[in-house]
RNA sequence: CCCGCGCAUCGCUCCGCCGCUUCCGUUGCCGCAAGGCAGUGGGGGAGGAAAGUCCGGGCAGCAAAGGGCACCGUGCUUCCUAACGGGAAGGGGCGCCGCUGGUGACGGCGGCGCCACGGAAAGUGCCGCAGAAAGGGAAACCGCCGAUGGCCGCAAGGCACAGGCAAGGGUGAAAAGGUGGGGUAAGUGCCCACCAGCAUUCCGUGUGAGCGGAGUGGCUUGGUAAACCCCACGGGCUGAAAGACCAAAUAGGCCGGGGCUCCCGCCUUCGGGCGGGAAAAGGACGGCCCGUCCGAUCCCGGCGGGUAGGUCGAUCGAGGUGUCGCGUGAGCGGCAUCCCAGAUAAAUGACGGAGCCCCGCGUGGCAACAUGCGGGGACAGGAUCCGGCUUAUAGAUGCGCGGGUAUU
Numbered sequence: 001c002c003c004g005c006g007c008a009u010c011g012c013u014c015c016g017c018c019g020c021u022u023c024c025g026u027u028g029c030c031g032c033a034a035g036g037c038a039g040u041g042g043g044g045g046a047g048g049a050a051a052g053u054c055c056g057g058g059c060a061g062c063a064a065a066g067g068g069c070a071c072c073g074u075g076c077u078u079c080c081u082a083a084c085g086g087g088a089a090g091g092g093g094c095g096c097c098g099c100u101g102g103u104g105a106c107g108g109c110g111g112c113g114c115c116a117c118g119g120a121a122a123g124u125g126c127c128g129c130a131g132a133a134a135g136g137g138a139a140a141c142c143g144c145c146g147a148u149g150g151c152c153g154c155a156a157g158g159c160a161c162a163g164g165c166a167a168g169g170g171u172g173a174a175a176a177g178g179u180g181g182g183g184u185a186a187g188u189g190c191c192c193a194c195c196a197g198c199a200u201u202c203c204g205u206g207u208g209a210g211c212g213g214a215g216u217g218g219c220u221u222g223g224u225a226a227a228c229c230c231c232a233c234g235g236g237c238u239g240a241a242a243g244a245c246c247a248a249a250u251a252g253g254c255c256g257g258g259g260c261u262c263c264c265g266c267c268u269u270c271g272g273g274c275g276g277g278a279a280a281a282g283g284a285c286g287g288c289c290c291g292u293c294c295g296a297u298c299c300c301g302g303c304g305g306g307u308a309g310g311u312c313g314a315u316c317g318a319g320g321u322g323u324c325g326c327g328u329g330a331g332c333g334g335c336a337u338c339c340c341a342g343a344u345a346a347a348u349g350a351c352g353g354a355g356c357c358c359c360g361c362g363u364g365g366c367a368a369c370a371u372g373c374g375g376g377g378a379c380a381g382g383a384u385c386c387g388g389c390u391u392a393u394a395g396a397u398g399c400g401c402g403g404g405u406a407u408u
Stems, first nucleotide, its partner, number of pairs: 001404010012355005018349001020045011047379001051390002054388005059239004071235005076090005091117001092115010118230002123228002125224003141169002143165003148162002150159003177195006196220001198217008243312004253303006261278007282294004319338008356377009
């Protein structure tokens, strides 16, 4: 210098012009007023993820004596936090690499990466393909032996019949501890030593998960719980379209008042009611008249519920910035200072210019670089708020690590 990885920070700036939203002030007009409309001056106006809506909380409503069952979630330890399935610091396990000790099983040290990491020695289930056999003291496919018994042989011996064997081969992710010896007919924890693992006792150490050491036991217990299950802990349900308040027109409800004509029939508590007919008030059609139809189904006032609409919830908060102190750290505390979007179909944009950064080409130069032209500047946008996680992101900067190249 180039390339790659990890962590952290930033993630375009300025000017002109035309616009948008909100707040404060002001002018004019309208209005009794509340306020509205128009103009004008000034202030504020998206993000590191505003995103996915995955997890947790604030807040709100509903439900609820207490406890349990069911269901869901979480699962090494300690700590942080309002809380979490988030984070910090540790412990343990697994894999790979390097060095190293041992005949070997395996051990020690260092580095990097990964892990939802309670229980498989309570019970049940499952373990594809391959393989003889896939789980309770299992299993003879190829094999080994055949001491003992059997058969043949005078014998040496032979046969591989009864039977013995899990050592070797093969299958598989996994074959019922492993290595090295002894022993045996051949073998096997059959015996011994060691190695690994399990259970357990004691000592030391650590807040703890654990770690270190000494001993004992049976020779050994497969894997799988993001299978059922067991254990421990947590969880009431719904979400801003939550919820609170104000409240028009129309329709319907309730209450009060008014109206309820004429003829016939029936009933009557003598107020009136019911049925049929007529058509007076009134109404519909229509510019009006005639006409046709309806005709108590009506008229007035009040109350209450709800809708449209409006206001609140709603942005001062587990808040930002700086600094000091404590802590390995996540973080906590003190002080100072700041106020920083609140829209509701939803505002923060468009155009032009300049700068900055990146890429390509050209020119000059040994090079660093200078300069001209062209192109590009991402992902993406609030909608109740906050803490996380995850995902997207052109480019720039800082730190650390790894590889390559060149020079000394």
This is a predicted structure of a 408-nucleotide RNA (Bacterial RNase P class A) from a Flavobacteriales bacterium. Lineage of the source: Bacteria > Pseudomonadati > Bacteroidota > Flavobacteriia > Flavobacteriales. Its Rfam family is "Bacterial RNase P class A". The family's RNA type in Rfam is ribozyme. The model forms 91% of the base pairs in the Rfam consensus.